This is a predicted structure of a 391-nucleotide RNA (Bacterial RNase P class A) from a Melioribacteraceae bacterium.
Its Rfam family is "Bacterial RNase P class A". By type it is a ribozyme.
The coordinates come from a structure-prediction model, not an experiment, and the mean pLDDT is 75.
[in-house]
RNA sequence: GAAACAAGUUAGGCAAUUGCUGCUCAAGGAGUAUUUCCUUGAGUAGAGGAAAGUCCGAACUCCAGAGAACAGGGUGCCGGGUAACGCCCGGGAUACCGAUUUAUCGGAAUACGGAAAGUGCCGCAGAAAACAGACUUCCAAUCCUUUCGGGUUGGUAAAGGUGAAAAGGCGGGGUAAGAGCCCACCGCUUCGGUAGUAAUAUCGAAGGCAUGGUAAACCCCACCCGGAGCAAGGUCAAGCAGAAGGUCGUCCAUUUAUUUGGAUACGAGUUGUUCGCUCUAAGAGCCUUCGGGUAGACCGCUGAAGUACCGGAGUAAUUCGGUAUUUAGAUAAAUAAUUGCCAUCCCGUUUUUACGGGAGACAGAAUUCGGCUUAUAAACUUGUUUCAUUU
Numbered sequence: 001g002a003a004a005c006a007a008g009u010u011a012g013g014c015a016a017u018u019g020c021u022g023c024u025c026a027a028g029g030a031g032u033a034u035u036u037c038c039u040u041g042a043g044u045a046g047a048g049g050a051a052a053g054u055c056c057g058a059a060c061u062c063c064a065g066a067g068a069a070c071a072g073g074g075u076g077c078c079g080g081g082u083a084a085c086g087c088c089c090g091g092g093a094u095a096c097c098g099a100u101u102u103a104u105c106g107g108a109a110u111a112c113g114g115a116a117a118g119u120g121c122c123g124c125a126g127a128a129a130a131c132a133g134a135c136u137u138c139c140a141a142u143c144c145u146u147u148c149g150g151g152u153u154g155g156u157a158a159a160g161g162u163g164a165a166a167a168g169g170c171g172g173g174g175u176a177a178g179a180g181c182c183c184a185c186c187g188c189u190u191c192g193g194u195a196g197u198a199a200u201a202u203c204g205a206a207g208g209c210a211u212g213g214u215a216a217a218c219c220c221c222a223c224c225c226g227g228a229g230c231a232a233g234g235u236c237a238a239g240c241a242g243a244a245g246g247u248c249g250u251c252c253a254u255u256u257a258u259u260u261g262g263a264u265a266c267g268a269g270u271u272g273u274u275c276g277c278u279c280u281a282a283g284a285g286c287c288u289u290c291g292g293g294u295a296g297a298c299c300g301c302u303g304a305a306g307u308a309c310c311g312g313a314g315u316a317a318u319u320c321g322g323u324a325u326u327u328a329g330a331u332a333a334a335u336a337a338u339u340g341c342c343a344u345c346c347c348g349u350u351u352u353u354a355c356g357g358g359a360g361a362c363a364g365a366a367u368u369c370g371g372c373u374u375a376u377a378a379a380c381u382u383g384u385u386u387c388a389u390u391u
Stems, first nucleotide, its partner, number of pairs: 001387010012342007020046011048362001052373002055371005060229004067275004072225005077091005092112001093110002096107004113220002118218002120214003135160002138155007168186002171183003187209001188207008233299004242290006249264005267279004306325008344359006
């Protein structure tokens, strides 16, 4: 200096003119119970890093108040952070990539509990796919055959073949030939030691030792979850016209009498079901069908688990303290348009640092916040690795 990867910052600047909305102040006018409306002027603020997706978590509001069980759903190594989370930080393990030399360093990834509770699946090929083996070969005995070779019985699972995967792996001994049959090392199981909060790492002893994979298959285990959502919810105003049917029963006391009183059920609410709880009590409430009327204004609505800087603690995420600060609130939806100069990038010419032309992505708040995911032109900053050059 170049390239690749990762993380981060910005998302053009200044000025003028015109225009829109909020807030504050002033003047004028209208109205009249007092702070309402209109006009004008001045000041001030005004769409993002993702405003997107609506995938998670909450704040807030309502379900009068308070539950239990089931169903359903979510997460899944360990520790920490946070209001909380499926998020973030640190550590561990696994297999992958690269470098160096055989063990370490760096990088990125992980849907990372359990297969010895059970069920299911693993096509084709292959002898056989988990209660899973004998196709070719190998060995012994025996029979047939001129030879080659073939048959039968028994032994074997080491070699070969099929396959993604085939009855722990490699080396040696042993055997008729073989086999954890035996031995050393590795793997595995059990029991211990050391380090660590832990996941885990490492060391030792004993044991020939359970015959695969798959749970983003059903399932099991541990932990967590009430529901709905700003079209939540609340205040004011306006406006009415109801009709038919159903639920509709029971018990006790009382009375001339369904006369009066009480209890209970039906019903409604509890936003999946059941129980429980609450309300209501036949002239009530609720459900179904038909029919009529109103639907305007205001609040919620922006001070937020907020932001910036400094200091302390911590590996970090983050947290504690101090100082400063207030940065949209629209309602059919405002936050803009035009012009000039400058900056950045690209192309051409060349007057060489000058001229001309062109370009800037992804993309617009609608209750708010913390995350994740997706899209993204151009410029800049930092780190790691590789290559080249120079010293």